[in-house]
RNA sequence: UCAGAGCGCAUCUAGGGUUCCGAUCGGCUCCACGCCGAUGACUGGUCCGAGAGAUGCCGUCCAGGCUUGUUCACACAAGCGGUGGAUACACGGCGGGAUAAAAGCCCGGGAGGC
Numbered sequence: 001u002c003a004g005a006g007c008g009c010a011u012c013u014a015g016g017g018u019u020c021c022g023a024u025c026g027g028c029u030c031c032a033c034g035c036c037g038a039u040g041a042c043u044g045g046u047c048c049g050a051g052a053g054a055u056g057c058c059g060u061c062c063a064g065g066c067u068u069g070u071u072c073a074c075a076c077a078a079g080c081g082g083u084g085g086a087u088a089c090a091c092g093g094c095g096g097g098a099u100a101a102a103a104g105c106c107c108g109g110g111a112g113g114c
Base pairs, nucleotide, nucleotide: 006058008057009056010055011054012053015048016047020045021044022042023039024038025037026036027035028034059087060086061085062084063083065080066079067078068077069076070075089109091112095107096106097105
């Protein structure tokens, strides 16, 4: 310097805020129903949600099994499969962005560090 190595999908969790629901407070009313406003240092439901979290699936690679064809044979090519194994390692800001808003989301396996 070049090439290759999945930087895949789904579900869940850590975590996150407040669009909706609920809750609480106040008001409109004598009350109820209903309506309006405020509150996420309101446990919650909906919602967002991890490269360095979990599980599953898919994909890829390697080995080997079976079928067919070629071959004296070795071997080669194509296909099949509920076969087996592998899929490593990973410290990380500030700041900005989206969404209603925020975050371990995205910028980002970034900058930087070892």
Description
A computed fold for a 114-nucleotide RNA from a Gammaproteobacteria bacterium, annotated as Guanidine-I riboswitch aptamer. It matches the Rfam family "Guanidine-I riboswitch aptamer". The family has 100 seed sequences and 1,509 matches in Rfam 15.1. NCBI's taxonomy places the organism under Bacteria, Pseudomonadati, Pseudomonadota, Gammaproteobacteria. The sequence was found by an Rfam model in a public genome assembly. Its mean pLDDT, the model's own confidence on a scale to 100, is 81.